[in-house]
Molecule: Bacterial RNase P class A
Organism: Gammaproteobacteria bacterium
């Protein structure tokens, strides 16, 4: 000098005028983000429901911690990539059952002989060399995503864990570790036991519902002598009493009033520093600060200067997470490479 990993910050300034929106009597004072976004998780807070436990459905899945909880995050474990720093993983169970494994191939689970190898035993023929048969093998070719352990050696007719070494697998144990696991520890076993659970299933745990248009307080309104339908009906008046009349009643349609304020709302699992505890997520004490709150819904516009000429994008109940956009730039650790001393 170049290439590259992780982590964390910024996200145009300063200045003046003039506007919006809260809040104060004024005077003044504050006012959009790292994602305010998607609405994908978890909580808080609110209504409804609710003895317990159970089924069903739904989620989540090495391990230990963190946390008000998560599917989050931190640390460690196996796994995969990368020379490295480092990345990345739906990573529980396939010897409980059920399925399913395309094309291709003789063959796709307790399998199989296309091409190949082999002629030692038995039989035919030959004189023989051979040949045919009867039969052996699965080394080695092919097919495949995947073929029922891998390398040597012995052994055979060729051949095979068929015997042994070594690796690799399984079970028992034992040692380290809370554990997930690890181990060039020790014993046993010729190896049974392919994938696939992002198929059913089966284990373990979690797990009522709807959401601030949640839900609570106060206040306002009221014109109907319009028009239709129902009925052996009830009632009331009217009357001594019957009928008769009149209003009342229910449904429909037409007119016609109201359609406001206020809490919930932002001081909070807050925010900054300084200390301790811990590898770290986090946690604990102390000081200190108060930082948007709308309901036609604000945050804006001109001007001047100066840069490196400014991306993505706007709160609407709140808060922790994920994830997706983002023009340029800082800053720290680390890792390879080449050069110089």
């Nucleotide at each position: 000098g170049g290439a590259g990993u992780u982590g964390g910050c910024c996200g145009g300034g300063c200045a003046g005028c003039c506007g919006c929106u809260g809040c104060g009597c004024a005077a003044g004072c504050a006012g959009a983000g790292g994602a305010a976004a998607g609405u994908c998780c978890g909580g808080g807070c609110u209504c409804c429901a609710c003895a317990g436990g159970g089924c069903a459905g739904g989620g989540u899945g090495c391990c230990a911690g963190g946390u008000a909880a998560c599917g989050c995050c931190u640390g460690g474990g196996c796994g995969g990539c990368g020379c490295g720093a480092g990345c990345c993983g739906a990573c529980g169970g396939a010897a409980a059952g059920u399925g399913c494994c395309a094309c291709a191939g003789a063959g796709a689970a307790c399998a199989g002989a296309c091409c190949g190898c082999c002629u030692a035993a038995g039989c035919g023929c030959g004189c023989a060399a051979g040949c045919g048969c009867c039969g052996g093998c699965a080394a080695g070719g092919g097919u495949g995503a995947a073929a029922c352990g891998g390398u040597g050696c012995g052994g055979u007719a060729a051949g095979a864990g068929c015997g042994c070494a070594c690796c690799g697998c399984g079970c028992g144990g034992g040692u380290g570790g809370c554990a997930a696991c690890a181990c060039a520890c020790c014993g046993c076993g010729g190896c049974a036991c392919g994938g696939c659970a992002a198929a059913c299933c089966c284990c373990a745990c979690c797990u009522g519902g709807a959401g601030c248009a949640a839900g609570g307080c106060c206040a306002a309104a009221u014109a109907g002598a319009g028009g239709g339908g129902c009925g052996a009906c009830a009632g009331u008046g009217u009357g001594g009493c019957c009928c008769g009349c009149a209003c009342u009643g229910c449904c429909c349609c037409c007119g016609g009033g109201u359609g406001g304020g206020c809490c919930g709302c932002u001081a909070g699992a807050g925010g900054u520093a300084u200390g301790c505890g811990g590898c770290g997520a986090c946690g604990c004490a102390u000081a200190u600060c108060c930082c948007a709150g709308a309901g036609g819904g604000a945050u804006g516009g001109c001007u001047g200067c100066c840069c490196u000429c400014g991306a993505c994008a706007g709160a609407a109940c709140c808060c922790g997470g994920c994830u997706u956009a983002c023009a340029g730039g800082c800053c720290a650790a680390c890792u390879c490479c080449u050069c110089a001393c």